The RNA shown here (transfer RNA) has 73 nucleotides and comes from a Candidatus Parcubacteria bacterium. Its mean pLDDT, the model's own confidence on a scale to 100, is 81. Rfam family: tRNA. By type it is a transfer RNA.
[in-house]
RNA sequence: GGGCGGGUAGCUCAGUUGGUAGAGCGUCUCGUUGACGUCGAGAAGGCCAGAGGUUCGAAUCCUCUCCCGCCCA
Numbered sequence: 001g002g003g004c005g006g007g008u009a010g011c012u013c014a015g016u017u018g019g020u021a022g023a024g025c026g027u028c029u030c031g032u033u034g035a036c037g038u039c040g041a042g043a044a045g046g047c048c049a050g051a052g053g054u055u056c057g058a059a060u061c062c063u064c065u066c067c068c069g070c071c072c073a
Base pairs, nucleotide, nucleotide: 001072002071003070004069005068006067007066010025011024012023013022019056027043028042029041030040031039049065050064051063052062053061
């Protein structure tokens, strides 16, 4: 330098014709317990790596840039 895959909640990851973003773990609150843990119920937490474009509407489509991994040279 070229090709491919990836970047979404604190962490690991889903998100299947474009239609207001979810799970598990973790955190917090309440209940249960003498207490902790377990268990049950609930809550908070993300504008989807960045910018631009297409569209009534973009995590999703197009272009460029940045970062990580793999392959080729």